Overview: Small-subunit ribosomal RNA from a Calditrichota bacterium, 1538 nucleotides, folded computationally. Its Rfam family is "Bacterial small subunit ribosomal RNA". Gene Ontology terms of the family: structural constituent of ribosome and ribosome. Its mean pLDDT, the model's own confidence on a scale to 100, is 83. The source organism's lineage runs through Bacteria, Pseudomonadati and Calditrichota.

RNA sequence: ACUACGGAGAGUUUGAUCCUGGCUCAGGACGAACGCUAGCGGCGCGCUUAACACAUGCAAGUCGAACGCGGAGGUUUCCGCAAGGAAGCCCGAGCGUGGCGAACGGGUGCGUAACACGUAGGCAACCUGCCCUUAAGUGGGGGACAAGCCUGGGAAACUGGGUCUAAUACCGCAUACGGUCUUGAGACUGCAUAGUAUCAAGAUUAAAGCCGAGAGGCGCUUAAGGAUGGGCCUGCGGCCUAUUAGCUUGUUGGCGGGAUAACAGCCCACCAAGGCGACGAUGGGUAGCUGGUCUGAGAGGACGACCAGCCACACUGGGACUGAGAUACGGCCCAGACUCCUACGGGAGGCAGCAGUGAGGAAUCUUGCGCAAUGGACGAAAGUCUGACGCAGCGACGCCGCGUGAGUGACGAAGCCUUUCGGGGUGUAAAGCUCUUUUCUGGGGGAAGAAUAGCCGCUACGGCGGCUGAGACGGUACCUUAGGAAUAAGCACCGGCUAACUCCGUGCCAGCAGCCGCGGUGAUACGGGGGGUGCAAGCGUUGUCCGGAUUCACUGGGUGUAAAGGGCGCGUAGGUGGGAUGGUAAGUCGGAGGUGAAAGGUGCGAGCUCAACUCGCAGAUUGCCUUCGAUACUGCUGUUCUAGAGUGCAGGAGGGGAUGGUGGAAUUCUUGGUGUAGCGGUGGAAUGCGCAGAUAUCAAGAGGAACACCUGUGGCGAAGGCGGCCAUCUGGCCUGACACUGACACUGAGGCGCGAAAGCGUGGGGAGCAAACAGGAUUAGAUACCCUGGUAGUCCACGCCCUAAACUAUGAGCACUAGAUAUCGGGGGAGUCGACCCCUCCGGUGUCGCAGCCAACGCAUUAAGUGCUCCACCUGGGGAGUACGCUCGCAAGGGUGAAACUCAAAGGAAUUGACGGGGGCCCGCACAAGCGGUGGAGUAUGUGGUUUAAUUCGAUGCAACGCGAAGAACCUUACCUGGCCUGGAAUUCAAGCUGCUCAUCCGAUGAAAGUCGGACUCCUUCGAGGGCGCUUGGGAGGUGCUGCAUGGCUGUCGUCAGCUCGUGUCGUGAGAUGUUAGGUUAAGUCCUGCAACGAGCGCAACCCUUACCGUUAGUUGCCAUCAGGUCGCAAGAUGCUGGGAACUCUAACGGGACUGCCCGGGUUAACCGGGAGGAAGGUGGGGAUGACGUCAAGUCCUCAUGGCCCUUACGGCCAGGGCUACACACGUACUACAAUGGGCGGAACAGAGGGAAGCAAGACCGCAAGGUGGAGCCAAUCCAUAAAAUCCGUCCUCAGUUCAGAUUGUAGUCUGCAACUCGACUACAUGAAGGCGGAAUCGCUAGUAAUCGCCGAUCAGCACGCGGCGGUGAAUACGUUCCCGGGCCUUGUACACACCGCCCGUCAUACCAUGGGAGCCGGUAGCACCCGAAGCCGCUGUGCUAACCGCAAGGAAGCAGGCGUCUAAGGUGAGAUCGGUGACUGGGGUCAAGUCGUAACAAGGUAGCCGUACCGGAAGGUGCGGCUGGAUCACCUCCUUU
Repeated sequence: ACUACGGAGAGUUUGAUCCUGGCUCAGGACGAACGCUAGCGGCGCGCUUAACACAUGCAAGUCGAACGCGGAGGUUUCCGCAAGGAAGCCCGAGCGUGGCGAACGGGUGCGUAACACGUAGGCAACCUGCCCUUAAGUGGGGGACAAGCCUGGGAAACUGGGUCUAAUACCGCAUACGGUCUUGAGACUGCAUAGUAUCAAGAUUAAAGCCGAGAGGCGCUUAAGGAUGGGCCUGCGGCCUAUUAGCUUGUUGGCGGGAUAACAGCCCACCAAGGCGACGAUGGGUAGCUGGUCUGAGAGGACGACCAGCCACACUGGGACUGAGAUACGGCCCAGACUCCUACGGGAGGCAGCAGUGAGGAAUCUUGCGCAAUGGACGAAAGUCUGACGCAGCGACGCCGCGUGAGUGACGAAGCCUUUCGGGGUGUAAAGCUCUUUUCUGGGGGAAGAAUAGCCGCUACGGCGGCUGAGACGGUACCUUAGGAAUAAGCACCGGCUAACUCCGUGCCAGCAGCCGCGGUGAUACGGGGGGUGCAAGCGUUGUCCGGAUUCACUGGGUGUAAAGGGCGCGUAGGUGGGAUGGUAAGUCGGAGGUGAAAGGUGCGAGCUCAACUCGCAGAUUGCCUUCGAUACUGCUGUUCUAGAGUGCAGGAGGGGAUGGUGGAAUUCUUGGUGUAGCGGUGGAAUGCGCAGAUAUCAAGAGGAACACCUGUGGCGAAGGCGGCCAUCUGGCCUGACACUGACACUGAGGCGCGAAAGCGUGGGGAGCAAACAGGAUUAGAUACCCUGGUAGUCCACGCCCUAAACUAUGAGCACUAGAUAUCGGGGGAGUCGACCCCUCCGGUGUCGCAGCCAACGCAUUAAGUGCUCCACCUGGGGAGUACGCUCGCAAGGGUGAAACUCAAAGGAAUUGACGGGGGCCCGCACAAGCGGUGGAGUAUGUGGUUUAAUUCGAUGCAACGCGAAGAACCUUACCUGGCCUGGAAUUCAAGCUGCUCAUCCGAUGAAAGUCGGACUCCUUCGAGGGCGCUUGGGAGGUGCUGCAUGGCUGUCGUCAGCUCGUGUCGUGAGAUGUUAGGUUAAGUCCUGCAACGAGCGCAACCCUUACCGUUAGUUGCCAUCAGGUCGCAAGAUGCUGGGAACUCUAACGGGACUGCCCGGGUUAACCGGGAGGAAGGUGGGGAUGACGUCAAGUCCUCAUGGCCCUUACGGCCAGGGCUACACACGUACUACAAUGGGCGGAACAGAGGGAAGCAAGACCGCAAGGUGGAGCCAAUCCAUAAAAUCCGUCCUCAGUUCAGAUUGUAGUCUGCAACUCGACUACAUGAAGGCGGAAUCGCUAGUAAUCGCCGAUCAGCACGCGGCGGUGAAUACGUUCCCGGGCCUUGUACACACCGCCCGUCAUACCAUGGGAGCCGGUAGCACCCGAAGCCGCUGUGCUAACCGCAAGGAAGCAGGCGUCUAAGGUGAGAUCGGUGACUGGGGUCAAGUCGUAACAAGGUAGCCGUACCGGAAGGUGCGGCUGGAUCACCUCCUUU
């Protein structure tokens, strides 16, 4: 200096994780459309659909300097009085002949998969008007036809006949530089056919004039060359489909003709039988191709609007004519469809030109101006024409640019939103003040785009100078001046992805949604408001393409288990291929040349004020072709080598294969003997067999099938597979040492062969077993599992079938990369008498393991490691290995193999839990062993249900049900009926007002509440205050709802032993480790070990109580000793008194128990067993104490509380009723059924509590409940108070009783305002069920169960309930198999809402797409035949005819006609293919709560699955063979360590 400018991810499968894998999003783009919105300008773009149909206008004409006729007009002359007429001239519309153009320009994309296009070449096989250059000419004649005129036909379009006429129209003749043809000569050239040039002879072949005074110009003819434009040929390149595999008869080639501008089967005759195809022919579908456009880091992918190049088409199909050029968009002919005109006889038409219309559609513009510019046609030119083009209009359709103002302006107006009511937000935003004027409006000025043409002059012929005329856009751009913030902001979004949050409304409704997903009363997700975020004259939505997607992977993927290795071999094509050397130069690499159009894109620069846009230059265009060179590698080719591969030789192991024999054991059957009542079978049974003699047993015989032990993660084989023994035939393999061949190799699409079991065909065989089937069981059922039978089949021969979890879920081959160990076959070494052991090499089969790999699990020299070669296969789940088609098969069925539709997942591995009719260990009144109950009766009580005006509400498995309720007659009370009140029954604040109506008392009324009336003030400092009332406001009240919005409290697992953390370590990660293991414990209690070390909450201990002792202290408790009193004859009794402090007791403080001691066991541990001592011994008994958490457990009716709801009521007051109902069902209790009892009489012993609106003694009354009365007691003092069971005595004697007490009657008592609904108790009378309780079920392990009474709370009264207290006081525990619950470890899992899980199939309902289907309808392409328009060509020579020949006749030639080939459309026929539709039918998919079962996931309760066969409502069952992707236990083997 040059080059290079370039690559992001996220959401969603799970409880969580990693991976696989799909779906979705963020980006860019558009000829777009739709919704909302909209100020201006510039530059672009604008029917993607119906190549659907088109009204109207325009889009191709021009030339009078090629020619004929010639209206109107002007003018001149003549005639005429005039009107007018005639002639000439000027201008010349119009008609026609003729020339050129009309083949360009413009449109569209139907067709076309093709030399159509692109690119590179070729034509020695071609054409080319106008243009340029060069050469040579342009002589002389002739006859017509249009227009015109005359006359017909027709509605029209148009047309017939007659007649006149010109030419650059037409036709002879002359001339021939030249051209063409024939013949001849020789030269040069080419890859070939062949070409080029020259010479000679012969034949043949042209022409037109016009303008101009002229010069001259424009034309015409011939020829050569050029340029331009075209034609033809070839290589290579670019779509899908094999569920299209064979196609082809002009087909492929040749010879000879014809045709064409030209080659060619382009066409024809003849000959040959070829040609194309797996490197995809043929067929089908789709499609104009390209430069380029969009996207992308790129490679790619998609597209082919505008602009540019090519092609094709012009209503559909066919055809030719003219011409330089067409098979002709705005020409012709024919056929068809359609439209229009018509006088019905006939005619006309073709917007895929520009506008425009209708239609279709989500959707695409003006019936504009102008030829001023650029370009085109004609012309000498002026000029004419030009919907090409230049402009304008419409459309935010796109890109680009500008504006909608700028500065200042409050601790910050109002409004609105929000709020914890303090505030916060909108927000410097506004207003206000000061400026500016791009836009806008008015005024003024005002372009460039114009170069040239014409005329005149000059010229060196290139051009130069002068004059004149012409602007659609457009009075536009632009400039200037005045005015005034004046005229100008929306759209989408705000749950995550994804920037942006709150309020209200709604209440799984309305709705949202790109994916995940929001909404069931506190929605940042719906709708609205406020606020915010993003973009902005736009913003969103929809659609499509690329991207992200490495999700078809060339760059750049995979296949053990996620989708994916073919069941296995042999082998064809193909792909790939060892060492050395020579040649070649195809691949490969390099240099040069050509090309790769322009535009576009990139870089630099320039012009519009910038940009978009436009212009210039450069570079790029990664490609193709030509040529020159290089030769390492690959290819091709020659020579050679031995390391790959193979052959020979020697030895070896083996269930390798085929065939034929042969052996014994066992089952079954037959015969005979012995023998008698059962056998058999199961969880238990039954069916079955057996007195007609079974089973059992002995002997003999028959027959079929299979080969115990050996037998082994041993052997062989490619796989499937192969097992008694012997023989024959036969394949492969291993080892050893040499010799030979010389790359002969590897893989292998198609192809061929083999291929378990089941199954099929034919024929045999048939003992056992055994689908189907039958019977018996089991069961709700049992088309099953179990049992008894039993047929196909299993066996053989031959022929099919061709599939399996055909698995190592791992293709074949080669090479490389630590080892250890076991075993099989062979060799070597060392060693020995010999053998083993040992070392080592090769080949096989296993296990463990390093590096490495893997998502992990795992693999690991037998790779899933590292590389190479080849083949096969995969690309989300379902639909589905299904349908259709084809193919194979006798069939069953196999192979190949989709789509619609549907889902957001489906999966793999591993993790933590939970669960298991998995395993191991352990615990618990869990079972067992015991004792007593419940379930039966009556009653009580609670609940369900029912009833009711109401029977208030809640609690509902354990863990609701004598629960909330420690006590419903009123009250309670929340419910019902009725009567009342409304700022309220109570509390509270502020302001104001009035007074004394208030309060209170009395009266009336009433069921009461209440209402109505009357009476009446208190204190005082005289200001007023208090109380009460009224008004207003804040507000009161609600046992109304939500326990699924909550706090608090509680239940439960469970007093179970667990639950976690920090740091470290391991793992990609979830997680693991610690906490597992070996022991031990009541215990995660402790010990030991250990990648863990520590810690926390739990356990234990600390607390209370109880058991023993001590100290201290004694009133109301105690009384041994002393004294006294009282009673008693006495013994004695009595705390009564003095006194005492010993004892009991009380209540405070201490002590005591800690495995401390001994023995044994255990690891020298923890700890366990036993023992001593002790009141108590191994946490002494009991209590309090409840980890992390679970159950959306319970409670809004204890309380508190968010939200919602009610406010003359869902609030408040009152009376009465109800909560107490009663056919029933359940729970919990009480009392019993009796003699271990009941009645009566007598006697004894507690503890803990309670008592002032209270407990109440003695006494009296009552049968009693109780009454009267009241001593004492605010309690270690008094009282309730009697404890009861018990003991003693007596009666009852087994009965519905002297058991039991329900029920009922009568009479009472007590509480209370009041016992009717609806209290308790007493007395008398009555005397029900009940004689120990079915299935089932509960409690309890010691001062426990059982049993007995006592007290308390609540409470006016009411207790069988509840809480507590003591008295008497047992039985049993072998043990952990089982039931239940729990803990730890482990295992399986498709569960995670966690087994009350998940989940399969039939059936039923609804919807959706789809297969079959008698058929029906339509499209497409081809075939056969019929018919055959126009037309070209050929033949013919019937008619007619100006030019030429001929004296003529006539000829040549032309036109018309006729015939023929070809042929469009049409018709007929048989098929093919595609689509639509179709009664009915098949399966499939989807869908909160349908039916039947329970198949799968745990050992899923019969392990599951694969193939096959049969069977069954269904999942499915069974048989046969296979697999482990089966749990569990035992054994074997292997491994590790020693």